Two RNAs folded together computationally: RNase P RNA and transfer RNA, 430 nucleotides in total.
Rfam match: Bacterial RNase P class A. By type it is a ribozyme.

Formats: sequence, structure tokens, C1' cells
RNA sequence: GUCGCCUGGAUCACCGCGUUAUAACGCAAGUUAUGCCGAGGAAAGUCCGGACUUCACAGAGCAAGGUGGUGGGUAACGCCCACCUGGAGCAAUCCACGGGAUAGUGCAACAGAAAGUAAACCGCCAAUAUCUAGUUCGCUGGAGAUUGGUAAGGGUGAAACGGCGGUGUAAGAGACCACCAGUACAUGUAGCAAUAUGUGUAGCUAUGUAAACCCCACCUGAAGCAAGACCAAGAAGAUAGUGCGCUGCUCGCGCUCAAGCUAUCGGGUAGGUUGCUUGAACCUGCAAGUAAUUGCAGGUCUAGAUGGAUGGAGAUCCGUUCGCGAGAACGACAGGAUCCGGCUUAUAGGGCGACUCUU
RNA sequence: GCGAGAUAGCUCAGGCGGUCAGAGCGUCGGAUUCAUAACCCGGAGGUCGAGAGUUCGAGUCUCUCUCUCGC
Repeated sequence: GUCGCCUGGAUCACCGCGUUAUAACGCAAGUUAUGCCGAGGAAAGUCCGGACUUCACAGAGCAAGGUGGUGGGUAACGCCCACCUGGAGCAAUCCACGGGAUAGUGCAACAGAAAGUAAACCGCCAAUAUCUAGUUCGCUGGAGAUUGGUAAGGGUGAAACGGCGGUGUAAGAGACCACCAGUACAUGUAGCAAUAUGUGUAGCUAUGUAAACCCCACCUGAAGCAAGACCAAGAAGAUAGUGCGCUGCUCGCGCUCAAGCUAUCGGGUAGGUUGCUUGAACCUGCAAGUAAUUGCAGGUCUAGAUGGAUGGAGAUCCGUUCGCGAGAACGACAGGAUCCGGCUUAUAGGGCGACUCUU
Repeated sequence: GCGAGAUAGCUCAGGCGGUCAGAGCGUCGGAUUCAUAACCCGGAGGUCGAGAGUUCGAGUCUCUCUCUCGC
């Protein structure tokens, strides 16, 4: 310096709070006593994925949205593991929304001659006529002009049509040749594959953008524990619109014929139980696998509130700071709300392990 | 459990990536007036909530945070 993992103050007694078991008292509501348990690695953000529940336990197509190297893991994922490719670093290691730009469309400001069927501003070269200097009178040199050729050189830009050397040419140019780079096709070897590497053929050589539309492959029904189920209590309907339903659209199917749905007004209630915590659970050991992870055996029970509990103060120890000392102060980030797997973000201090570079 | 937003002191455009950072009010200076206001002329004022990424280039596209509002 890089990476991975762990810990997140400990113990004891007192008062108090929440759930609950037992006992006693009470008609009941409940009260009292004793006992067990009582926040996290992120409980957070709500960014993904599932379980669970309801919507008719028929559905199909389109639209819309998401994912995006390969293989594996998983209930599933946008997560994890391993590998491949590209990039950064001396290295350990890290980063990547990492399919397709020859299916098509769009965009590339400014600058620049030209920015997507390329293109001639300067330059280089040739021809034409003009002016001019020289002349051995054959021509030679210079200047600007017109026409044409030219992508080697200059300049612009993020990006200018493979690179470099030669042949060639009026000057030039893959126009041609050697080498190198890439692409396409064919093919050998290694690998499950992504891919790597070799050989041959073709002068085939126009950049970027898909976190622009789009194409390809795969995935997705919607709503959410205020889901939903049950009990108790009370109540009164009226008016307008409209068929309703797996909630975007179409088809299909089902249910209704006066209900359902929507809106406005009016009336009633605003209580309880359940869902609710035993679970893809945790700990230990063994086995399979490079690993993620999985299997087997044994053990453990570990919050379920609803004006929403987990607080207060004391002693001893631990850590940091201050102090000569006695001692004093402080203890990161932060708190459940149906549950689980991830990701992301916050986090004082301490500890363990592996590797790299320099000396 | 869901949804929307953040651009000048205030209220808002720009969302189709580039000379596109703009409008109104406010503010500052000038002119006008005896003076003030209004009218007129000119100017300043923005790291587009923060940090990364894609791209030649980001207010705009993507991701992660912060804050605000609504159901």
C1' cells in the first nucleotide's frame, strides 16, 4: 500500500416499561406476586428480488417496462461465485449498464476546404494564354490568372478513410509490392462456453454514439398486512352517470337484469380477534465443491408493540483523553412494525488473516 | 406502502445532448422630475440540490445520496 473477515463495551444487584406463562383475588374489566424473553450490522433508504394474501383458481395477442460477456449458485433477483475480454496500476489488486453500428433511422455544435453517396483552402503537378527577366533564338526562370489532376505534406477538430518503407508517376494514390495491424470467410487445436491460439484465401480497410430511436435473446398479470379473514355494534337512503370483471388496449370468456361500478350529498361506526412470527431460521460438527453454495447429524427457541415497551441511577472491570497523583470526562452510526434474501448509504475505536512494493 | 419535485434574491421556462443557460418581478447605475413613483435606457447576479458514470461534449441520459411536498 491492497484485499478479506470479526467486534461494536462486559458483569452484578435496584427501580420502572412491553409481551407472555403460572398462581391468587375479583361477577367482570382487571389487579397483585413469581418466572422466561425483550432491537441491529445496518433495524435506515425503500433501490431490486421473493414468500404470503385478494382480485373468477380459463386464456390469447399487442403495447409498456426491465435485464444484457460465458458458465455455475439460488425460492428468486438488477444479487453472489468462478472464468473470459477491455481498461487503470511497477505490483498485490481494482473498475466495466460488457449483446448488435454490414437490418434501418437519427445525431456529431464550434472550428475546418471537407463530418458520412466525402471533400481541393494552402501546397504539389500539368496544360492554356498574358506580363516580365535572361538568351547560344532551340528555350530557361519568375509573377499572378483560368482549367484540370492529386488526399503524400500543412492547418481545423474529440474524430479526417489502416501504419511504415519501397515501386510507380507530371505530381500522387492499396494503383502495385514486402512487413505489421485489423476485418470477413474457410479450417486445425485447447475449453462445457465466453474466448484464446495457429494456418489459408480475399487489397476487403469510414470514426463515434444504442445510459438516442431501434433490432435480437430472455423476464414481467395487478395491487399490497391500511393485503385479507372473523366477531360485535350501529345505520336511511337520495340524485346523476354507467354494464361489471386479471386494474393499459383488442379479442375471448364469465357474472348480472337491477344488482355491480363511479361521482356528489346525507346517515352510522371509528371497537375487538386473527393474519403475527418456527423461519428458504440460528449455532456446532462432518462431507461434496476452486468458490458462491449444498447435503447430513446433533443442539437452540431468540421482540411482536398499536399515545407504539427496551429507560433511569449505582458498583466493579475494559477502552480513549486529560491530570504529578487521588481522580474526572467520554463510549461511533443508529432503533423493530407482515416476514425473508440482497444492494446502497451511515459507522468512533479495537482485533485477526492473506498478499504486494520499497528500504 | 406509493408518487412528484429541486434552475438568478422570488415565481417559473428550457427536458429533442452542442453558441441554450433564459423570461417576469426584484436589485444596481443612468435619464426624466422641484422631489418621489410609473414609463425609458443599460448592467450585475447561476459551480442548473450533492457526488460518480456514459459521451468529443451533460441543465438534459444512467446510478447513488440529500432535502422538500403530496396520496
Its mean pLDDT, the model's own confidence on a scale to 100, is 78.